Two RNAs folded together computationally: RNase P RNA and transfer RNA, 416 nucleotides in total.
[in-house]
RNA sequence: CAAGUAAAUCAGAUAGCCGCAGGCUUAAGCUUGAGGAAAGUCGGAGCUCCAUAGGGCAAGAUGCUGGAUAACGUCCAGUGGGGGCGACCCUAAGGCUAGUGCCACAGAAACAAACCGCUUCGGUGAUGAAUACGAAGCAAGGGUGGAAAGGUGAGGUAAGAGCUCACCAGCGUUUAGGUGACUAAACGGCUCGGUAAACCCCAUCUGGAGCAAGACCUAAUAGGGGGACUAUGAAGCGGCCCGUUUCGUUCCCGGGUAUGGUCGCUGGAGGUGUCAGGCGACUGGCAUCCAAGAUAGAUGGCUAUCAAAUACAGAACUCCGCUUAAAGAUUUACUUGCUUU
RNA sequence: GGGCGCAUAACUCAGCGGGAGAGUGCUACCUUCACACGGUAGAAGUCGUGGGUUCGAAACCCUCUGCGCCCACCA
Numbered sequence: 001c002a003a004g005u006a007a008a009u010c011a012g013a014u015a016g017c018c019g020c021a022g023g024c025u026u027a028a029g030c031u032u033g034a035g036g037a038a039a040g041u042c043g044g045a046g047c048u049c050c051a052u053a054g055g056g057c058a059a060g061a062u063g064c065u066g067g068a069u070a071a072c073g074u075c076c077a078g079u080g081g082g083g084g085c086g087a088c089c090c091u092a093a094g095g096c097u098a099g100u101g102c103c104a105c106a107g108a109a110a111c112a113a114a115c116c117g118c119u120u121c122g123g124u125g126a127u128g129a130a131u132a133c134g135a136a137g138c139a140a141g142g143g144u145g146g147a148a149a150g151g152u153g154a155g156g157u158a159a160g161a162g163c164u165c166a167c168c169a170g171c172g173u174u175u176a177g178g179u180g181a182c183u184a185a186a187c188g189g190c191u192c193g194g195u196a197a198a199c200c201c202c203a204u205c206u207g208g209a210g211c212a213a214g215a216c217c218u219a220a221u222a223g224g225g226g227g228a229c230u231a232u233g234a235a236g237c238g239g240c241c242c243g244u245u246u247c248g249u250u251c252c253c254g255g256g257u258a259u260g261g262u263c264g265c266u267g268g269a270g271g272u273g274u275c276a277g278g279c280g281a282c283u284g285g286c287a288u289c290c291a292a293g294a295u296a297g298a299u300g301g302c303u304a305u306c307a308a309a310u311a312c313a314g315a316a317c318u319c320c321g322c323u324u325a326a327a328g329a330u331u332u333a334c335u336u337g338c339u340u341u
Numbered sequence: 342g343g344g345c346g347c348a349u350a351a352c353u354c355a356g357c358g359g360g361a362g363a364g365u366g367c368u369a370c371c372u373u374c375a376c377a378c379g380g381u382a383g384a385a386g387u388c389g390u391g392g393g394u395u396c397g398a399a400a401c402c403c404u405c406u407g408c409g410c411c412c413a414c415c416a
Stems, first nucleotide, its partner, number of pairs: 001337010012306007020033005035312001039323002042321005047210004054242004059206005064078005079093001080091004094201002099199002101195003115142002117138006150168006169191001171188007214263004224253006233247004255415003270289008342412007351365004359396001367383005389405001391403003
């Protein structure tokens, strides 16, 4: 200097003029006012209601180990596997030896068989070879396929085969290290297909609905009509059973109201700074701050200065994550290549 | 703001991991004086997008896009 990898910050600031909504104020006026994703509604909770929020089945979710957290399918650290020269990145990663399925087409055969092929033997002719046929062996070579039931090499064999040996993979046992996943070494029968985001088994976890939840006030109307069951019964918010509570419960049609008003609605698993602990996620102490609460839905326009000023894009109970969209600027650490000293 | 579904030929829809189909419509031919009906043959497909699992995906899993439906109170 070039090319990369991982992470962090910003999302305009300052001043002035006009404009919008909330709060305080008699008024003048003061003060506050959208995001890193507010998005998708994919996960988890706080909170509210259902008397049962009790137990169980069913159903669903997660899936290497150890931690963090209110919790999670999230995050941190590590292990195994894969990718990259590397810094680093990805991982949906328990079990097929509990059982049941599936492996289409091709191919001889996908729960072990012979298409091509290799070897030996057999009949005739004086003998031999070859071919055809038959018998007995082979699964090493070739072909099909994603996969022919360990791989490569050598020996051995009539021809072959873990038949034997060496190295490697897998499986099992023992020892050592580690909290653990696992790693290393030694020994050994030689080897028991694939598929679980197939059903399933194992381990752990899970009531249901959701702020349009729910609580209250005002007003109006038709406190109307019909049906089911009625204690050996009915009802009680995903399905079923047990237990339990209540005694009348429940369903449908029709009608009425300004689709009205108040609360829920913003002080929190909160923010900021600093110290301590921890590799880290994070935890604890001290100090300090209160940062939108709309409900036909509030943030806009202009001028000047500053190195970018832009893309994606606007809260609707709150928070912790994931995923998706997307332009630009700056900073830090590390890797590789080239050049110079 | 929240909850729940759907997407396959031009249209309406089937399709339980192993060759993408049916009806209507369209094109050509036959039949008829001509049309319709009828008969025969044919064309027509990123299975909404992208990624993943698997030997193999329209279907299984994750994500994105588009379309549709529901959610006030009163005895």

Notes:
Its mean pLDDT, the model's own confidence on a scale to 100, is 78. It holds a member of the Rfam family "Bacterial RNase P class A". It is annotated as a ribozyme.